Transfer RNA from a Candidatus Altimarinota bacterium, 75 nucleotides, folded computationally. Taxonomically the source falls in Candidatus Altimarinota (Bacteria, Bacteria candidate phyla). Rfam family: tRNA. The family's RNA type in Rfam is transfer RNA. The same sequence occurs in records of 2 taxa. The prediction has a mean pLDDT of 82. The RNAcentral record of the sequence draws on ENA.

RNA sequence: GUGGUUGUAGCUCAGGGGUAGAGCAGCAGGUUGUGGUUCUGCGGGUCGCGGGUUCGAUUCCCGUCAAUCACCCCA
Numbered sequence: 001g002u003g004g005u006u007g008u009a010g011c012u013c014a015g016g017g018g019u020a021g022a023g024c025a026g027c028a029g030g031u032u033g034u035g036g037u038u039c040u041g042c043g044g045g046u047c048g049c050g051g052g053u054u055c056g057a058u059u060c061c062c063g064u065c066a067a068u069c070a071c072c073c074c075a
Stems, first nucleotide, its partner, number of pairs: 001071007010024004018055001026042005048064005
């Protein structure tokens, strides 16, 4: 350089046009003599970024950035 894959909560991931979710983690409470375990509840998101299409975009299209894989070139 060319072509793929991935980017969503603190972490691991789901969701593929109609108000963004789970598990773990965090916080509060119940249980316990205390802690752990367990149970209940709560908070936490410009869906990498910028445009386009659409009544409506995390989702479709274009560009771009980052990570990663394969290939090519040079050393």